[in-house]
Context: one part of a larger RNA
RNA sequence: CGGUGUUGAAGGAACUCGGCAAAUUACCCCCGUAACUUCGGGAUAAGGGGGCCCCGUUUGGGCGCAAGCCUGAGCGGGGGGCACAAGAGAGGGGGUGGCGACUGUUUACCAAAAACACAGGGCUCUGCGAAGUCGCAAGACGACGUAUAGGGUCUGACGCCUGCCCGGUGCCGGAAGGUUAAGGAGAGGGGUUCACGCUCUGAACCGAAGCCCCGGUAAACGGCGGCCGUAACUAUAACGGUCCUAAGGUAGCGAAAUUCCUUGUCGGGUAAGUUCCGACCUGCACGAAUGGCGUAACGACUUCCCCGCUGUCUCCAACACCGGCUCA
Numbered sequence: 001c002g003g004u005g006u007u008g009a010a011g012g013a014a015c016u017c018g019g020c021a022a023a024u025u026a027c028c029c030c031c032g033u034a035a036c037u038u039c040g041g042g043a044u045a046a047g048g049g050g051g052c053c054c055c056g057u058u059u060g061g062g063c064g065c066a067a068g069c070c071u072g073a074g075c076g077g078g079g080g081g082c083a084c085a086a087g088a089g090a091g092g093g094g095g096u097g098g099c100g101a102c103u104g105u106u107u108a109c110c111a112a113a114a115a116c117a118c119a120g121g122g123c124u125c126u127g128c129g130a131a132g133u134c135g136c137a138a139g140a141c142g143a144c145g146u147a148u149a150g151g152g153u154c155u156g157a158c159g160c161c162u163g164c165c166c167g168g169u170g171c172c173g174g175a176a177g178g179u180u181a182a183g184g185a186g187a188g189g190g191g192u193u194c195a196c197g198c199u200c201u202g203a204a205c206c207g208a209a210g211c212c213c214c215g216g217u218a219a220a221c222g223g224c225g226g227c228c229g230u231a232a233c234u235a236u237a238a239c240g241g242u243c244c245u246a247a248g249g250u251a252g253c254g255a256a257a258u259u260c261c262u263u264g265u266c267g268g269g270u271a272a273g274u275u276c277c278g279a280c281c282u283g284c285a286c287g288a289a290u291g292g293c294g295u296a297a298c299g300a301c302u303u304c305c306c307c308g309c310u311g312u313c314u315c316c317a318a319c320a321c322c323g324g325c326u327c328a
Base pairs, nucleotide, nucleotide: 001323002322003321004320005319006318007317008316010314011313014312019309027051028050029049030048031047036041038157052079053078054077055076056075057074058073059072060071061070062069063068080084092307093306094305095304097302098301099299100298104116105115120155121154122153123152124151125150126149132141133140134139158294159293160292161291163224164223165222168221169220170217171216172215173214174213177212178211179210183206184205188201189200190199191198192197225243226242227241228240229239252286253283264280265279266278267277268276
């Protein structure tokens, strides 16, 4: 000097990105427990009191023939200690937002999470030698299943809901029409030959799927406007005009895990608050199963606040053990 422990005056988070770490709490019995809630919960909520030993006494239970042994619940009195759940073990608590419903799963060796999964919801394919998957095939899985089944995909308990656009892309449907390959068809033409032939080429016309075309479809991929004017203070614009579009963002939410300007503005909390909570809406650039908004319970998640508690700190000190270092 360091490590691991123990203790600490006064203060008590002033430390710090952040109470990280440590401390507090901890068991049993009794009392007592809020908002909210899916009525299960929240709950060990929170917050209190008691617990050792001795004497007396009341009343139960079990066993036993009995004597008695074991044990429960009270009442009264007394005793000692610094300390009576005397050791070990053994929740700190409360409030408020965000995200995810939940228990689960994950980056074996830097991430455990708001990521994955999940019950539940939807779309779609599949009629059975199913679709789909593996294999060259035989064959196998699917499944010794049969649409209340199986595959794919999205969403993700529950509650209230899930608007408008089919122009583009995709998918589905469409006995017409257009285009279109091989092939069929052969008018015509070339080479060669005395000729028959052989050979090359070749216009119409007939030729699938696909594409074009016509429809449908958004819990398919996706998309969901601009400018100008207008009310008897001002301001604003329910109203009007105009341009463009396939259609111009409904409900709900909103400086948000999304807000650049921004520490927006107002309110709350603090003596003081770029964070936090509640509002406002000017949404740079929310928005409805790439789900929207809520939501009790749950969380080694995350934000902010409060109580308790503390060596985190003001500000460090001592002690124990271990190591380093110096000397011998």

Large-subunit ribosomal RNA, domain IV from Candidatus Sulfotelmatobacter sp., 328 nucleotides, folded computationally. Its mean pLDDT, the model's own confidence on a scale to 100, is 90. Its Rfam family is "Bacterial large subunit ribosomal RNA". Lineage of the source: Bacteria > Pseudomonadati > Acidobacteriota > Terriglobia > Candidatus Sulfotelmatobacter.